Model confidence (mean pLDDT): 84 of 100. The part of an RNA shown here (large-subunit ribosomal RNA, domain IV) has 325 nucleotides and comes from a mouse gut metagenome.
[in-house]
Context: one part of a larger RNA
RNA sequence: CUCUUGUUAAGGAACUCGGCAAAAUGACCCCGUAACUUCGGGAGAAGGGGAACCACCGCGAGGUGGUCGCAGUGAAGAGGCCCAAGCGACUGUUUAUCAAAAACACAGGUUUCUGCUAAAUCGCAAGAUGAAGUAUAGGAGCUGACUCCUGCCCAGUGCCGGAAGGUUAAGGGGAUUUGUUAGAGCAAUCGAAGCAAUGAACUUAAGCCCCGGUGAACGGCGGCCGUAACUAUAACGGUCCUAAGGUAGCGAAAUUCCUUGUCGGGUAAGUUCCGACCCGCACGAAAGGCGUAACGAUCUGGGCACUGUCUCAACGAGAGACUCG
Repeated sequence: CUCUUGUUAAGGAACUCGGCAAAAUGACCCCGUAACUUCGGGAGAAGGGGAACCACCGCGAGGUGGUCGCAGUGAAGAGGCCCAAGCGACUGUUUAUCAAAAACACAGGUUUCUGCUAAAUCGCAAGAUGAAGUAUAGGAGCUGACUCCUGCCCAGUGCCGGAAGGUUAAGGGGAUUUGUUAGAGCAAUCGAAGCAAUGAACUUAAGCCCCGGUGAACGGCGGCCGUAACUAUAACGGUCCUAAGGUAGCGAAAUUCCUUGUCGGGUAAGUUCCGACCCGCACGAAAGGCGUAACGAUCUGGGCACUGUCUCAACGAGAGACUCG
């Protein structure tokens, strides 16, 4: 010096990205217990006291103060707490071997398909799963307890429905034309039937065009200019464009670039935090919006307690390192 471990004056987070690590709390009994709440909880809330020993007081039951967690067993046992905010309702699940989470799942919600030889899936098939089930069932998608809600746009894309018209395949159809030659003709040439080749009109499905519907389908949800008796702002007006121009709620947010926005709170001092404002670069309503009791080895800020984290280091124990062998 390294590792493991013990104690420490005064201070007590000044350490540090951050109380990381350590310290502290701790079983049992009694008293007592707030906001909030889905009335179940929150809650072991919090906070006190007792038990053993000592001192003092009281005639006594006992009281007050101080010290200290009682004993046994075993390899090994005992909550730190409070306040505020974000996310996810919850218990669960996950990257075997750097991520346990706000990710996945979830009950609940909703859309859509499926009438049973179901839809869907596997298989060339036989067949199987679905299901020895039958729409209160099964498959697929999205959302994700609960409360209050879920606005506008069907122009594009998709899906569903429609069938008048346009387009449209094979097939059907067989006009026309051509080849061949019996024959006719002096010749040029014409040319029946048959056999071949060609193949027009016409007929003809779905689809597409077309017509409607549909957003808890994929998705989308404007610009410029002017205007009020201080100024500023614009309830109001004009105009262009659009399928329609973002409603409620929320908002410097897990989203805010400018930005450490501005104001207030907390601190002696606060790029973080909390409450507001709204100028939302670039929130927004089931890729759900806003809240929310309980829950969380989750994330952020603050406080009490506690401490060698630190001021600032010291002294021990064990094992190494080092020397000899």